Annotation
Predicted 3D model of a 72-nucleotide RNA (transfer RNA) from a Caldisericota bacterium. It matches the Rfam family "tRNA". Rfam links the family to the GO term triplet codon-amino acid adaptor activity. About the family: Transfer RNA (tRNA) molecules are approximately 80 nucleotides in length. The source organism's lineage runs through Bacteria, Pseudomonadati and Caldisericota.
RNA sequence: GGCCUCAUCGUCUAACGGUAAGGACACCGCUCUUUCAAGGCGGCAAUGGCGGUUCGAUUCCGCCUGGGGCCA
Numbered sequence: 001g002g003c004c005u006c007a008u009c010g011u012c013u014a015a016c017g018g019u020a021a022g023g024a025c026a027c028c029g030c031u032c033u034u035u036c037a038a039g040g041c042g043g044c045a046a047u048g049g050c051g052g053u054u055c056g057a058u059u060c061c062g063c064c065u066g067g068g069g070c071c072a
Base pairs, nucleotide, nucleotide: 001071002070003069004068005067006066007065010025011024012023013022018055027043028042029041030040031039048064049063050062051061052060
């Protein structure tokens, strides 16, 4: 340099083009307990950037950025 592939809450991981973007762990609050842990209830938190297609994009397409792989 060329080709392929990946990018979603703090972490891991879902979402036939139409969801209020879900779940688990973590964190915070309440509850329970003599205390801690566990348990129960609740809360906080995300689609890498810019364009395109579409009535509608996390999803499809292009470029960029970053990670991984193959070739040279």